A computed fold for a 73-nucleotide RNA from an uncultured Coriobacteriaceae bacterium, annotated as transfer RNA.
RNA sequence: GUGGGUGUGGCUCAGUUGGCAGAGCGCUGGGUUGUGGCCCCGGAGGUCGAGGGUUCGAGUCCCUUCACCCACC
Numbered sequence: 001g002u003g004g005g006u007g008u009g010g011c012u013c014a015g016u017u018g019g020c021a022g023a024g025c026g027c028u029g030g031g032u033u034g035u036g037g038c039c040c041c042g043g044a045g046g047u048c049g050a051g052g053g054u055u056c057g058a059g060u061c062c063c064u065u066c067a068c069c070c071a072c073c
Stems, first nucleotide, its partner, number of pairs: 001072007010025004019056001027043005049065005
């Protein structure tokens, strides 16, 4: 340089044909317990890597771009 893949809460990852942004773990309040853990009920936490476009509506489609990974040269 060419082609491809990945990027979404602190971490690991879902998200279907474009239509309410989610789960597990973690954090936190409470219950339970002699205390702690397990377990049960609740809560907080997201500019969906960045910018632009299409659309009534974009995590999802299109363009550009950044980071990382793989293959080729």